[in-house]
């Protein structure tokens, strides 16, 4: 560094879904009885407990952070805006995953790590420290001038003006290093080696990039998970999606119909109510579909470095209400502790001591965590271990 495993068997009480069998209640049918209300019997549907059989999480189901399938809605085309992403090349349904390369770092190394465009297009920003933090700066210290004291007449000293980034100090960072030429002192001012950059050109790679040559003193600090810029890519919203079937009561409408019966009104044969059918209430409760067999595994062959593709073949029994899958005993248990005994090397003069193994005997011995449209990821949790590959 990779993969894998997630206690095992037995019994005993539960917990879902469905499937079978029986009983109860309802409700349709059909024979048969029947006092004409209905009864009984068999059939089917549904519902209610009951007993039976099968089957019932997870490598993370988990956080919902990315990508998608699907579905609905929206949509002429394209754009602003806003978000995401950022070496290079594959890989894929897509990706911010993956795999190989490349560059920088870290490690003796196996091998890890990077939020890897653009600071040379502009805006910002940076704590203490320091004279000075961005086309920088004169504190101190070198150097030159003036001016005034001193003076052992050689110069000193203090003050101003000036020069200067070579040294000192300050700070994470002081505008390439070194050595020289050159100057009053100095400075890529100017040589010659180092280092970086820019151009232009060869040579290997698809490509990031590397490896050379000439040439230009160019030497222009950091931050873009700051605004910004370049590329690239994104309509929304989520299965509580969306779709079938579809009640029942108040309530409201409109038609039929009769005043013959009920309740009320009046101008005494008319009106309302109410009655009988449909609408609206509401495509609402409820029910069913979506729904789990799919970018799906395992194995083999070929292609490929490899991520993954093809082919072949064998498997794949959770699906709801937001709501089940667990408790208990008993036998082992992988290893782990405490003792005693042997055996094996090692330190030690010795006693001894530790460590390793093996074997008795006593003990403890399962973690994070629980699906709910579905997959591909990343990331977070996690007792113990198993097995390979590489390196010291």
């Nucleotide at each position: 560094c990779g993969g894998c495993c997630a206690g095992a068997c037995g019994g005993u009480c539960g917990c879902g879904u469905c499937g079978u069998c029986g009983u109860c209640g309802c409700c349709g049918c059909g024979u048969u009885c029947u006092u004409c209300g209905g009864a009984a019997c068999g059939c089917g549907g549904c519902g209610g407990g009951g007993a039976u059989g099968c089957c019932g999480a997870g490598g993370a189901a988990c956080g919902u952070c990315c990508g998608g399938g699907c579905a609905c809605c929206a949509c002429a085309g394209g754009g602003c805006a806003g978000g995401a992403c950022g070496g290079u090349g594959g890989g894929u349904a897509a990706c911010a995953c993956c795999c190989a390369c490349c560059c920088g770092g870290a490690g003796u190394g196996a091998u890890c790590c990077g939020c890897g465009a653009g600071a040379a297009a502009g805006u910002g920003c940076a704590a203490c420290a320091g004279a000075g933090a961005g086309c920088a700066g004169a504190c101190c210290g070198c150097c030159g001038g003036c001016u005034u004291c001193c003076c052992u007449c050689g110069g000193g000293a203090a003050g101003c003006c000036g020069g200067u980034a070579a040294g000192g100090g300050u700070g994470a960072a002081a505008c390439g290093g070194u050595g020289g030429u050159g100057u009053a002192a100095g400075a890529g001012a100017c040589c010659a080696c180092c280092a970086g950059g820019g151009g232009c050109c060869c040579g290997a790679g698809u490509g990031a990039u590397c490896g050379g040559g000439c040439u230009c003193g160019c030497u222009g600090g950091g931050u873009a998970a700051a605004c910004c810029u370049c590329g690239u890519c994104c309509g929304g919203u989520g299965c509580a999606a969306g779709g079938u079937c579809a009640g029942a009561c108040a309530g409201g409408g409109a038609a039929c119909g009769u005043c013959g019966a009920c309740g009320g009104g009046g101008c005494c044969c008319c009106c309302c109510g109410a009655g009988u059918u449909c609408c609206c209430g509401g495509g609402u409760a409820g029910a069913c579909c979506g729904c789990u067999a799919g970018a799906g595994g395992g194995c083999u062959g070929c292609g490929g470095c490899a991520a993954c593709g093809c082919a072949g073949u064998c498997c794949c029994g959770a699906g709801a209400g937001a709501g089940a899958u667990g408790g208990c005993c008993g036998u082992c248990g992988a290893u782990c502790c405490g003792u005693c005994g042997c055996u094996g090397g090692g330190c030690g003069a010795g006693a001894g001591c530790a460590c390793a193994g093996c074997g008795g005997c006593g003990g403890g011995g399962g973690a994070c965590a629980g699906a709910a449209c579905c997959c591909g990821g990343c990331g977070u949790a996690u007792c113990g271990g198993c097995c390979g590959a590489c390196c010291c």
Bacterial RNase P class A from uncultured Pseudolysinimonas sp., 392 nucleotides, folded computationally. Taxonomically the source falls in Pseudolysinimonas (Bacteria, Actinomycetota, Actinomycetes, Microbacteriaceae). Its Rfam family is "Bacterial RNase P class A". By type it is a ribozyme.